A computed fold for a 101-nucleotide RNA from Sedimenticola sp., annotated as Glycine riboswitch aptamer. Its mean pLDDT, the model's own confidence on a scale to 100, is 80. It was read from a public genome assembly, where an Rfam model found it.
[in-house]
C1' cells in the first nucleotide's frame, strides 16, 4: 500500500397482537394492579451430526447414558398490542478542507 469478508455508522424498506378494565386523578403523558392476546429487539428449549463412556472379551452393528449442538421451529421470562416509537431481516451507500465555474 490493495481488495474482499464481517461488524458499526447513514438512509430506505419492514410484520403481528385490546385506543381493554380499575386506580393514582378533572384530561393527556406516566405510574401501579387485572384480564385477554402477539413474537420480528433480547433471552430460554430441542433434532440430526461430532466426541466421550457403558453393555464378559476383539472388531462391526445395536442400545443406553452424558456432551457439544441449528432456526423465522418452539417457549413467552423480558419485551410489545392507535399514532410516535421500537423492530428479526432485507436494500442502498462511503472521507474531509480550501478556491474557481
Nucleotide at each position: 500500500c490493495g481488495g474482499g469478508u464481517c461488524g458499526a455508522c447513514u438512509c430506505u424498506g419492514g410484520a403481528g397482537a385490546g385506543c381493554g378494565g380499575c386506580g393514582g386523578u378533572u384530561u393527556c403523558a406516566c405510574c401501579g394492579c387485572c384480564c385477554a392476546c402477539c413474537g420480528a429487539c433480547g433471552g430460554g428449549g430441542c433434532a440430526g451430526g461430532g466426541c466421550g463412556c457403558g453393555a464378559a472379551c476383539c472388531c462391526a452393528a445395536u442400545c443406553g447414558c452424558g456432551u457439544u449442538c441449528a432456526a423465522a421451529c418452539u417457549c413467552u421470562c423480558a419485551g410489545g398490542u392507535a399514532a410516535c416509537g421500537g423492530g428479526a431481516c432485507a436494500g442502498a451507500g462511503g472521507g474531509g478542507c480550501g478556491g474557481g465555474a